[in-house]
RNA sequence: UCCAAACGCUGGGGGAGUUUCGACUGAGAGCGGCACACGAGCCGCGACCCUUAGUACCUGAUCCGGGUAAUGCCGGCGGAGGGAAGCGCACGGAUCACACC
Numbered sequence: 001u002c003c004a005a006a007c008g009c010u011g012g013g014g015g016a017g018u019u020u021c022g023a024c025u026g027a028g029a030g031c032g033g034c035a036c037a038c039g040a041g042c043c044g045c046g047a048c049c050c051u052u053a054g055u056a057c058c059u060g061a062u063c064c065g066g067g068u069a070a071u072g073c074c075g076g077c078g079g080a081g082g083g084a085a086g087c088g089c090a091c092g093g094a095u096c097a098c099a100c101c
Stems, first nucleotide, its partner, number of pairs: 001094003007088004011051004017024002030045005057082003063076004
């Protein structure tokens, strides 16, 4: 001088499903308000996760296979296409210079 794990700060991005109401999966399925009733949406707050080295999340997808009481429950699709960044500190590594042996 360069790289840089982890951590922190600030900002940003995100989803909240299924149900036999017992529960299941998950990091997370929360609280409050408004609206709708052939409707199940919107807003705010909180928790949680992710932030380009992007396995947060979205799209394809009313997809394919398996399984379940049921569900993105599991696998495939998927090295897919999109997707929100800067700073600080720093384990360690590389390189260079100098000193000594």
This is a predicted structure of a 101-nucleotide RNA (TPP riboswitch aptamer (THI element)) from an uncultured Desulfuromonadales bacterium. Model confidence (mean pLDDT): 76 of 100. Its Rfam family is "TPP riboswitch aptamer (THI element)". Rfam describes the family as follows. Vitamin B(1) in its active form thiamin pyrophosphate (TPP) is an essential coenzyme that is synthesised by coupling of pyrimidine and thiazole moieties in bacteria.